Notes: This is a predicted complex of two RNAs, RNase P RNA and transfer RNA, with 465 nucleotides together. It holds a member of the Rfam family "Bacterial RNase P class A". From the family's description: Ribonuclease P (RNase P) is a ubiquitous endoribonuclease, found in archaea, bacteria and eukarya as well as chloroplasts and mitochondria.
C1' cells in the first nucleotide's frame, strides 16, 4: 500500500429568490371561510412489509376449566416480546495434538425452531429376503437322495440393496457364529463431585445397546379475553321524520265503531310567458325539544424522548449528574428555480502533482396514534478490528 | 389505516410428502372432392422467487415478489 471479511456510522452540501404545512410575536380591521409583517420549525435508517410485543381506548369479565394460536437449551437484561446479553451442548471448516485402530482433544471463525419418538398412534416411495414380530445369498450341523440337489434347524461374522439394516475396534471362544466373555471406544442409567441452571468430570457401578421421522398427529411446560386510532369521546346546521304544547279545521266514502290512517271533491298556493280552459305540484299553523347526518373539535405528538456525567455490571442493562426541546399534515405540507461545492460516467492535456470540457441531479425510499424490536431495499463514504499479499527499514 | 384469501401446461382447475394430472387450446396421422365434427398418436411444467426441516417439498416452516376480497 492493496485486497477481503466483521463491527459502528454517514448517508450529497452551501447560498439566493418565489411557495407549502405547523407554531409565535406585532399592527390593521371589527366578528369575519379576517387580512398584513417579522421571527423560528418542517421526513427515515429503513419512515417500507405491518411480522412479533407494549402503550392507549371500548367493549366483555366472580373465580376457574375446555376448545383454538403461538413459543419451547440455561440463566439474565427488558413495560413486554418469537428480540437482546452471556454462557452450554450439537454440527461445519482450518490448523495442530495422542491412539494400531474403533475415537478422543486444544484453539480459531460460522452456524443450530436446541423440550420429548423410553406416553401412545401413524409413516418410511423404489430397491431389498427384511424398513423394526429381520434369514435372499453365504456360513455351519442333521436327515433323505437318482450325488445335480431337497429338506428340517442354528446362526446378524461376511455379501448384495438402500437415504438409513439392528453398538464399533481388537482379541479371546465357538459346529459356524453372536456383548457369549473380556479390554478399550461411543451412548444410556444409578451414585459421587462441581456449576444459581442448561451441563460437565481424568471418578465408581450396571452387558444396558432401545433405526429414522414431532416445521407428522401427539404429549409436556409457558404465554394469551375479544377488537384496533376506519378504537373511541365531545360540540353540532339546513331538509325530512319522531316526541310535547297551544291554536285551526268543510263535504263524501273505505279500514265495523272511538282513535288513528287512506282516497276522492271542494278550497288555498305555485309551474306551463300575460288571462280563461285544461293539465301537473304542494298544503294544517306556531312554538319548544331528544336523537342523528354534512361539518368542525379532542384523541395527536413532552415521550418506556434524546444528548450527557460518575458509578454498579464480562454484556445487553440499570441508577445518578447536568443539558436540550426535536414535523403534525388529513386529500394529505416538506417543493421549484438559478449559481457553486462534492461524488459519478465519458472525452481531451499533462512537467503524472494535477488540470479542462460535456453530461447525470446523484441509492433505496417517503411519516399519518405513539413506542420497543424483526425482516426487507439501499449508489457511495467514513472510522475500528482482523486475516492475507507486496515493498521498504 | 386494519384483516383474510390466492399463485401449478397458452387458458381454467384438480393434486396437502414418494419426482404432477384433467378439460380445453397446440402438433402430425386417419375420415372427406375439402373445412367443421369425429378417432388415433404426441410435445409442452425450474409447481412466483429465495431459504431451511426431511432420505425426499408442489405439498410442512419462514422471508420475499405478485394478484384480489372484506371492515367507516
Nucleotide at each position: 500500500c492493496c485486497a477481503g471479511c466483521a463491527a459502528g456510522c454517514c448517508a450529497u452540501c452551501c447560498u439566493a429568490u418565489c411557495g407549502c404545512u405547523g407554531c409565535g410575536g406585532c399592527c390593521c380591521g371589527a366578528c369575519c371561510g379576517g387580512g398584513g409583517c417579522c421571527g423560528g420549525a418542517g421526513a427515515g435508517g429503513a419512515a417500507a412489509g405491518u411480522c412479533c410485543g407494549g402503550g392507549c381506548a371500548c367493549c366483555g369479565c366472580a373465580g376457574g376449566g375446555c376448545a383454538g394460536u403461538c413459543u419451547g437449551c440455561u440463566u439474565c437484561c427488558u413495560a413486554a416480546c418469537g428480540g437482546g446479553a452471556a454462557g452450554g451442548c450439537g454440527c461445519g471448516c482450518a490448523c495442530c495434538c495422542g491412539g494400531c485402530g474403533a475415537c478422543g482433544g486444544u484453539u480459531g471463525c460460522g452456524u443450530g425452531a436446541c423440550c420429548g419418538c423410553c406416553a401412545g398412534u401413524g409413516c418410511c416411495a423404489c430397491a431389498g429376503a427384511a424398513a423394526a414380530u429381520a434369514a435372499c445369498c453365504g456360513c455351519c450341523c442333521g436327515g433323505c437322495c437318482u450325488c445335480g440337489g431337497c429338506u428340517g434347524g442354528g446362526u446378524a461374522a461376511g455379501g448384495g440393496u438402500g437415504a438409513a439394516a439392528a453398538g464399533g475396534u481388537g482379541g479371546g471362544g465357538u459346529a459356524a457364529g453372536a456383548g457369549c466373555c473380556c479390554a478399550c471406544c461411543a451412548g444410556c442409567g444409578a451414585g459421587c463431585c462441581g456449576g444459581c441452571a442448561a451441563c460437565g468430570g481424568u471418578c465408581u457401578c450396571g452387558g444396558c445397546u432401545g433405526g429414522g421421522u414431532a416445521a407428522a398427529c401427539c404429549g409436556c411446560a409457558g404465554a394469551c379475553g375479544g377488537u384496533g386510532a376506519a378504537a373511541g369521546c365531545c360540540c353540532a346546521a339546513a331538509u325530512a321524520g319522531g316526541c310535547c304544547g297551544a291554536u285551526a279545521c268543510g263535504c263524501c266514502c273505505c279500514c265495523g265503531c272511538c282513535a288513528g290512517g287512506g282516497g276522492g271533491c271542494a278550497g288555498c298556493g305555485g309551474g306551463c310567458g300575460g288571462c280563461c280552459c285544461g293539465u301537473c305540484c304542494g298544503c294544517g299553523u306556531c312554538g319548544g325539544u331528544g336523537g342523528g347526518u354534512a361539518g368542525g373539535g379532542c384523541g395527536a405528538u413532552g415521550g418506556a424522548g434524546c444528548c450527557u456525567u460518575u458509578c454498579g455490571g464480562c454484556g445487553a442493562c440499570g441508577a445518578c449528574u447536568g443539558g436540550c426541546c426535536u414535523a403534525g399534515a388529513u386529500a394529505a405540507a416538506u417543493g421549484a428555480u438559478a449559481g457553486g461545492a462534492c461524488g459519478c460516467g465519458g472525452g481531451g492535456c499533462u512537467u503524472c502533482g494535477g488540470c479542462c470540457c460535456c453530461g447525470c441531479u446523484g441509492a433505496c425510499a417517503g411519516a399519518a396514534c405513539c413506542c420497543g424490536g424483526c425482516u426487507u431495499a439501499u449508489c457511495g463514504g467514513c472510522u475500528u478490528g482482523c486475516u492475507g499479499g507486496c515493498c521498504c527499514g | 389505516g386494519c384483516c383474510g384469501a390466492c399463485g401449478u401446461a397458452g387458458c381454467u382447475c384438480a393434486g396437502g410428502g414418494g419426482u404432477a394430472g384433467a378439460g380445453u387450446a397446440c402438433u402430425u396421422c386417419c375420415u372427406u372432392g375439402g373445412u367443421a365434427a369425429g378417432g388415433a398418436a404426441g410435445g409442452g411444467g425450474u409447481c412466483g422467487u429465495g431459504g431451511g426441516u426431511u432420505c425426499a417439498a408442489u405439498u410442512c416452516c419462514c422471508a420475499u415478489c405478485g394478484u384480489u376480497g372484506g371492515c367507516u